[in-house]
Predicted 3D model of a 136-nucleotide RNA (FMN riboswitch aptamer (RFN element)) from Phytoactinopolyspora mesophila. The model forms 100% of the base pairs in the Rfam consensus. The coordinates come from a structure-prediction model, not an experiment, and the mean pLDDT is 80.
RNA sequence: ACGCGUGCUCCGGGGUCGGUGAAACUCCGAACCGGCGGUGAUAGUCCGCGACCCGGUCGCUGUCUCGACGAGGCGGCCGGUUGAUCCGGUGAAAUUCCGGAACCGACGGUUAAAGUCCGGAUGGGAGGCAGUGCGC
Numbered sequence: 001a002c003g004c005g006u007g008c009u010c011c012g013g014g015g016u017c018g019g020u021g022a023a024a025c026u027c028c029g030a031a032c033c034g035g036c037g038g039u040g041a042u043a044g045u046c047c048g049c050g051a052c053c054c055g056g057u058c059g060c061u062g063u064c065u066c067g068a069c070g071a072g073g074c075g076g077c078c079g080g081u082u083g084a085u086c087c088g089g090u091g092a093a094a095u096u097c098c099g100g101a102a103c104c105g106a107c108g109g110u111u112a113a114a115g116u117c118c119g120g121a122u123g124g125g126a127g128g129c130a131g132u133g134c135g136c
Stems, first nucleotide, its partner, number of pairs: 002135005009128002016030004031116002033105002035049004044103002053080009085101005107119003
C1' cells in the first nucleotide's frame, strides 16, 4: 500500500416583493435552492447510490380475560418503482468550465392547488475525515 473488521466523528439547501381574492409564503408576475460516489475537465438534468413509496422474507414486540394463532408497530436482507438539457465557444479531453436559452423536484397537512410553510425528522442515510485490531 491492500483486504477484512471495529469504535468515534462529520454529513440538505431555498419565500422576498407585488397582484387577485373572504381566504394563497400553495394561483399569477418578478425570485430563491440543489444530498453522496464516479466520470480524460469542476454535473440538480451523464452513470450509479441514498432517502421517501410498494412487495417478499426473516426476526423482535404485541391488540384480545388467558394460551395458541395473530392485528398493528419496529428492524435486517432481497427485489420493484423513482424527475429534469440542449445549442454555441475554448480545449488533447467538458451534456461538468464560459456564454445563451430551458427543464425537474416524494408523501401527509394547510379556510385556495406547495421543491421553499407545517409534519414524520433532535429521524434516517449514501458517503467523508482521522484512528485502531487482525491478515498480508